A computed fold for a 73-nucleotide RNA from Candidatus Micrarchaeota archaeon CG10_big_fil_rev_8_21_14_0_10_45_29, annotated as transfer RNA. The sequence is in RNAcentral, with records from ENA. It matches the Rfam family "tRNA". It is annotated as a transfer RNA.

RNA sequence: GGGGGGUUGAUCUAACCUGGUAUGAUGCCAGGUUUGGGACCUGGCAAUCCGAGUUCAAAUCUCGGACCCCCCA
Numbered sequence: 001g002g003g004g005g006g007u008u009g010a011u012c013u014a015a016c017c018u019g020g021u022a023u024g025a026u027g028c029c030a031g032g033u034u035u036g037g038g039a040c041c042u043g044g045c046a047a048u049c050c051g052a053g054u055u056c057a058a059a060u061c062u063c064g065g066a067c068c069c070c071c072c073a
Base pairs, nucleotide, nucleotide: 001072002071003070004069005068006067007066010026011025012024020056027045028044029043030042031041032040049065050064051063052062053061
């Protein structure tokens, strides 16, 4: 220098191809239960790497950038 893959709460992860309320678990908070704690039950909190474009609507499509991994030179 060329090519490919990846980036989503504090952590892991689904949804992307085929655009339409961002999923589940762990965690944390509150309540229930318990003499108290744990476990369990109920409710809640919290995320799409950045910028631009297309669109009524973008995590998803297009372009540019950042970072990580792999291959070639």